[in-house]
RNA sequence: GCCUUCUUAACUCAGUAGGUAGAGUACCUCCAUGGUAAGGAGGAAGUCGCCGGUUCAAUUCCGGCAGAAGGCU
Numbered sequence: 001g002c003c004u005u006c007u008u009a010a011c012u013c014a015g016u017a018g019g020u021a022g023a024g025u026a027c028c029u030c031c032a033u034g035g036u037a038a039g040g041a042g043g044a045a046g047u048c049g050c051c052g053g054u055u056c057a058a059u060u061c062c063g064g065c066a067g068a069a070g071g072c073u
Base pairs, nucleotide, nucleotide: 001072002071003070004069005068006067007066010025011024012023013022019056027043028042029041030040031039049065050064051063052062053061
């Protein structure tokens, strides 16, 4: 220098032929216990890496950039 994959909640990851964004863990509240852990119920938390394009509408499609992993030379 070139190629491929990835970037979504605090963490680990789903998701989508474009149409209101999800799970588990963690966190908060409550229940329960003599108390703790386990357990049960509920809740909060995201400009879907950044910038632009296409579109009535983009997390999703296209381009560029940044970062991570791998490969080739």
A computed fold for a 73-nucleotide RNA from Pedinomonas tuberculata, annotated as transfer RNA. The RNAcentral record of the sequence draws on ENA. Its Rfam family is "tRNA". It is annotated as a transfer RNA. The family is grouped with related families in Rfam's "tRNA clan". The coordinates come from a structure-prediction model, not an experiment, and the mean pLDDT is 83. The organism belongs to Pedinomonas, within Eukaryota.